[in-house]
Context: one part of a larger RNA
RNA sequence: GAUGAACGCUAGCGACAGGCCUAACACAUGCAAGUCGAGGGGUAACAGGGCAGCAAUGCCGCUGACGACCGGCGCACGGGUGAGUAACACGUAUGCAACCGGCCCCGUACUUCGGGACAGCCUUCCGAAAGGGAGAUUAAUACCGGAUGAGACAGGAGUGCCGCAUGGCACUUCUGUUAAAGGAUCAGUCCGGUACGGGACGGGCAUGCGCUGGAUUAGACAGUUGGUAAGGUAACGGCUUACCAAGUCGGCGAUCCAUAGGGGAACCGGGAGGUUAGCCCCCCACACUGGUACUGAGACACGGACCAGACUCCUACGGGAGGCAGCAGUGAGGAAUAUUGGUCAAUGGACGCAAGUCUGAACCAGCCAGGUCGCGUGAAGGAGGAAGGUAUUAUGUACUGUAAACUUCUUUGGCGGGGGAAUAAAAAGGGGGACGCGUCCCCCUUUGCAGGUACCCUUGCGAACAAGCAUCGGCUAACUCCGUGCCAGCAGCCGCGGUAAUACGGGGGAUGCGAGCGUUAUCC
Repeated sequence: GAUGAACGCUAGCGACAGGCCUAACACAUGCAAGUCGAGGGGUAACAGGGCAGCAAUGCCGCUGACGACCGGCGCACGGGUGAGUAACACGUAUGCAACCGGCCCCGUACUUCGGGACAGCCUUCCGAAAGGGAGAUUAAUACCGGAUGAGACAGGAGUGCCGCAUGGCACUUCUGUUAAAGGAUCAGUCCGGUACGGGACGGGCAUGCGCUGGAUUAGACAGUUGGUAAGGUAACGGCUUACCAAGUCGGCGAUCCAUAGGGGAACCGGGAGGUUAGCCCCCCACACUGGUACUGAGACACGGACCAGACUCCUACGGGAGGCAGCAGUGAGGAAUAUUGGUCAAUGGACGCAAGUCUGAACCAGCCAGGUCGCGUGAAGGAGGAAGGUAUUAUGUACUGUAAACUUCUUUGGCGGGGGAAUAAAAAGGGGGACGCGUCCCCCUUUGCAGGUACCCUUGCGAACAAGCAUCGGCUAACUCCGUGCCAGCAGCCGCGGUAAUACGGGGGAUGCGAGCGUUAUCC
């Protein structure tokens, strides 16, 4: 000097950022991922309408809408944590002629004909529940079949060009294989679907170099190292399997053990370098513990599934349910770390034609001197200098000290009255317009959580409401009196204290810093 700090004493305000470093310990409760009726059958609730009826009421999906269900997209993002990992995990530089990609953009072509089901609804059965079985009936952008079809894919033949090896690219030709879904509408069109090519962006794999300590760890390895064949994968590969060979790594540190997420960066230092990895950003890994796959463009999936285990809970004892290292919050641990808050207004995300819905992401507010910065606690004048206190050479003098009183002035912050934002330069709805026709422009209307907050202006009050902490032997700025008497105590080091202690305790005074000051811990 620094800190995600803690402790002691003290404490006026604001801004900005920060806040479980320990038990990856266990978790009550609420919320954190939905959305689309312009894909579908429909109608449980609400509202409107219609019909019957004097009424009570009943009926009708007719309309707005819409629970559950089928279907689509999303749930692989965003958010958390650092357990594991010494590794191509990460960083950096390359390669893929060995690869993949939903949504988005550009381009080319197409979007045809049929079929059978399953949820829901209805009937019924079993169960305490969780949930499950059977029958009947039904729609679709769900599922299946046929057609068409390529520059796609597979196989054969041929030509040309190119490359770092395997090889790659382009073209010609033949054969075979493979697709689709509709919806809305003002009938203009719009939103979709299928195949292929290209792009953007994202991912996968491989390689060089870099990446903690221990030799009181010296040998390690059997899918081990290589080959052939096959399987598997989006793709290369012992990735897996069979067979064959006997290799592979290691003193330039293999193996083993311990420790540890990596980086951008941060702190210290003149530098060299040392230390750290909290907040923010990138990458990785994990989601009660271990394992497995399913779905899907993408997961081996935090708020999905299955199995095993530990734990907790419900139970009618037959059987079931759960996973905060999401946001709050609770217990425990600990020296120690916050609210069971508000809003989707903005930014961003999911879905949707849109309106919009959802969003503990985010933006705000709350708590904490834990940090940094800023402001204030008044300013000027005022005595050979009050009183009190302390010291003394004691009728005196010195210090406290221009300090106070007193006079004049100011009013930041504070309290009170009035005014009062930006964040919306956006978006949406309606109307109008331009052109290169999906983009832009104009007008009107609507939308602000924070918040009647910030703020500044105006105004009232009135120095009024706001100073402490540590130290004073040397290092080290700052000295005396009393008490104590190797006691009580101090102390970072040297060392103080046994009767004149500037070192202990108190008083006065002084020094340093100041809404903080000291102590402890850690790093340089």
Predicted 3D model of a 524-nucleotide part of an RNA (small-subunit ribosomal RNA, 5' domain) from an uncultured Bacteroidales bacterium. Its Rfam family is "Bacterial small subunit ribosomal RNA". The full RNA is in RNAcentral, with records from ENA, Greengenes and SILVA. The prediction has a mean pLDDT of 83.